Context: one part of a larger RNA
RNA sequence: GGAUGAAUGCUGGCGGCGUGUCUAAGGCAUGCAAGUCGCGCGGAUCGUCCUUGGUAGCAAUACUGAGGACGGUGAGCGGCAAACGGGUGCGUAACACAUUGGGAAUCUACCUCACAGUCGGGUAUAAGCCCUCGAAAGGGGGUCUAAUUCCACGAUGGUCAUGCGGGGACAUAUGUCAUUCGCAUGUAAAGCGCAAAACGCGCUGUGAGAGGAUCCUAUGGCCUAUCAGCUUGUUGGCGGGGUAACGGCCCACCAAGGCUAUGACGGGUAGGGGAUGUGAGAGCAUGAUCCCCCUCACUGGGACUGAGACACUGCCCAGACACCUACGGGUGGCUGCAGUCGAGAAUAUUCGGCAAUGGGCGAAAGCCUGACCGAGCGACGCCGCGUGCAGGAAGAAGGGCUUCGGCUCGUAAACUGCUUUUUUCAGGGAAGAAUUCUGACGGUACCUGAAGAAUAAGAGGUUGCUAACUCUGUGCCAGCAGCAGCGGUAAUACAGAGACCUCAAGCAUUAUCC
Numbered sequence: 001g002g003a004u005g006a007a008u009g010c011u012g013g014c015g016g017c018g019u020g021u022c023u024a025a026g027g028c029a030u031g032c033a034a035g036u037c038g039c040g041c042g043g044a045u046c047g048u049c050c051u052u053g054g055u056a057g058c059a060a061u062a063c064u065g066a067g068g069a070c071g072g073u074g075a076g077c078g079g080c081a082a083a084c085g086g087g088u089g090c091g092u093a094a095c096a097c098a099u100u101g102g103g104a105a106u107c108u109a110c111c112u113c114a115c116a117g118u119c120g121g122g123u124a125u126a127a128g129c130c131c132u133c134g135a136a137a138g139g140g141g142g143u144c145u146a147a148u149u150c151c152a153c154g155a156u157g158g159u160c161a162u163g164c165g166g167g168g169a170c171a172u173a174u175g176u177c178a179u180u181c182g183c184a185u186g187u188a189a190a191g192c193g194c195a196a197a198a199c200g201c202g203c204u205g206u207g208a209g210a211g212g213a214u215c216c217u218a219u220g221g222c223c224u225a226u227c228a229g230c231u232u233g234u235u236g237g238c239g240g241g242g243u244a245a246c247g248g249c250c251c252a253c254c255a256a257g258g259c260u261a262u263g264a265c266g267g268g269u270a271g272g273g274g275a276u277g278u279g280a281g282a283g284c285a286u287g288a289u290c291c292c293c294c295u296c297a298c299u300g301g302g303a304c305u306g307a308g309a310c311a312c313u314g315c316c317c318a319g320a321c322a323c324c325u326a327c328g329g330g331u332g333g334c335u336g337c338a339g340u341c342g343a344g345a346a347u348a349u350u351c352g353g354c355a356a357u358g359g360g361c362g363a364a365a366g367c368c369u370g371a372c373c374g375a376g377c378g379a380c381g382c383c384g385c386g387u388g389c390a391g392g393a394a395g396a397a398g399g400g401c402u403u404c405g406g407c408u409c410g411u412a413a414a415c416u417g418c419u420u421u422u423u424u425c426a427g428g429g430a431a432g433a434a435u436u437c438u439g440a441c442g443g444u445a446c447c448u449g450a451a452g453a454a455u456a457a458g459a460g461g462u463u464g465c466u467a468a469c470u471c472u473g474u475g476c477c478a479g480c481a482g483c484a485g486c487g488g489u490a491a492u493a494c495a496g497a498g499a500c501c502u503c504a505a506g507c508a509u510u511a512u513c514c
Stems, first nucleotide, its partner, number of pairs: 001514004006510005013385006019378002021343001026341003030338003035080003040077002044073013087296001089294001097220003101216003106213003111209008119154002121151002128143006158187001160186007168177003191201003222268003229259003234256004239251003271293004275286004298319005321332004349375001351374003357371001358369004388418004398409004423451006432441001458503005463484003469498005479486002
């Protein structure tokens, strides 16, 4: 000199774009943050309309019942989503990450493409109804019923799977590939919309793709030797189990190996990268915001469901903590968005909207979305703008200094003229919407008009380094200070005043990095 997620002191007019718990991965009141589909299903209930029956009545009409259509609503079964999106950096020195190569050792819902199919049966169960236990949370028993629920049921079928056998190409090999061939065994499906057909949305099997996931290899990136030896599932083999899959991943048996001064093992610290800061570069330091990957979800453990989780707002167990209780027993998990207590030098609103972008569900209309888009607060940062312009000497008053002549603040002010960025008021008023509708932001930005210099300057410094000096007070006192050093009676170094210098809506200080 540059830089910062900064803090502190004094000061503070406006706008744009960013950014904001670095500490206690401490505890959390309250609200919201993941739903959706009636074009999968049964039924409950409400409304409207239509048809029709009964009772009273001469009739109008009133009451009551049945059936159908349409629409709404709560719960339930079923499907998809909930494994994304959002947060954190505790742990982790590791195939966690980055780069490279490989999987002939792998999986893949939704989406796209291709081919083939979608035939026939069965019995359950929730909701509902009845009974019942409990303070509650929540159950128990009986009975009835539907489906795109379920079936260890039957059929058909394949380029599917498994086993056995034969040939070809590739491959070190296990094996892989192909219009391979033969035999045996096994194994599919679901309907819905439309008056119907056609068609559309689905469903089943196989293959391919895209995107995603998973595994392996090599190389790379912290400190410590006041850590020198470490290791028994340890290292390898054989056989099995397990997995989507290779593998001591796990197990039985066999062998005795494996790593290490090119630093094993131990200890400390730490999420990694793209990047960021600085520097001419090499390098050094950092890893906030944004993007990619990893990791965790009160603490520890576990599996279930599923294409995918060992699952932040799912389940089970244990623990700590907190809450409710009729004392028998229950409930909860903000490291989501706000907010609160605490901690701290220190870090924001319990805001608006789904209008846009994107996501989930749905045939669609649409619903949900604290993702996101916006607004609010903070000079926390960067950038931009303003606080007026011209004239004006009797160099006014006043302040400071003085050799008492004067010098200086100083064209500065007053005063005259002008302008209106900004400000206030009034009128108009968007783009962002793609697409008929639809704009939170927002009566915002912007435009026009009016008023009036009006609404707007400070902070630090002045001995040298270092731009800028005098007076008064003080008297090694009070104090200053980044270093050298000032102060003991003429202090340009302390304190006040005037003048001056620097930067400026900021200026200084502290901390940290280069």

Description
The part of an RNA shown here (small-subunit ribosomal RNA, 5' domain) has 514 nucleotides and comes from a Patescibacteria group bacterium. Rfam family: Bacterial small subunit ribosomal RNA. The organism belongs to Bacteria candidate phyla, within Bacteria.